This is a predicted structure of a 119-nucleotide RNA (FMN riboswitch aptamer (RFN element)) from Peptoclostridium litorale DSM 5388. The RNAcentral record of the sequence draws on Rfam and Ribocentre. Taxonomically the source falls in Peptoclostridium litorale (Bacteria, Bacillati, Bacillota, Peptostreptococcales). The model forms 100% of the base pairs in the Rfam consensus. The same sequence occurs in records of 2 taxa. It matches the Rfam family "FMN riboswitch aptamer (RFN element)". About the family: The RFN element is a highly conserved domain that is found frequently in the 5'-untranslated regions of prokaryotic mRNAs that encode for flavin mononucleotide (FMN) biosynthesis and transport proteins.

[in-house]
């Protein structure tokens, strides 16, 4: 310090105030949130992960899956600053959900740490 082996832990945020209305945290005005990894610090470059379709005994593999611009400062930023917008599974519900219930004490990109071994 490179490579591997095994296990441990940790790993998603958000509904304030008005309005209508029998009812609305779902509609409408306003307000709040922003998951891993890469890259000049990124929800909306690029990729993953969760979902939701097929197949398959299974491990697993295939496919689908959302959103940005203008200006500045710099070697370098679609990321920082300014300003102005856009996005948000699936099932349930007295009435349409990013925010509330639910699968989920669930799964997971991955983070950290300890270990084995090998150079």
């Nucleotide at each position: 310090a490179u490579u591997u082996u095994u296990c441990u832990u940790c790993g998603g945020g958000g509904a304030a105030g008005g309005g209508u209305g029998u009812g609305a945290a779902u509609c409408c005005c306003u307000a709040c949130c922003g998951g891993c990894g890469g890259u000049a610090u990124a929800g909306c470059c690029c990729g993953c992960g969760a979902a939701c379709c097929g197949c398959u005994u299974a491990u697993g593999c295939g496919g689908u899956u959302g959103a940005a611009c203008u200006g500045g400062u710099g070697u370098a930023a679609u990321u920082c600053c300014a300003g102005u917008g856009c996005c948000g599974a699936c099932a349930g519900u007295u009435a349409u959900a990013g925010u509330c219930u639910g699968g989920a004490u669930g799964a997971g990109a991955g983070a950290a740490g300890a270990u084995c071994a090998c150079u």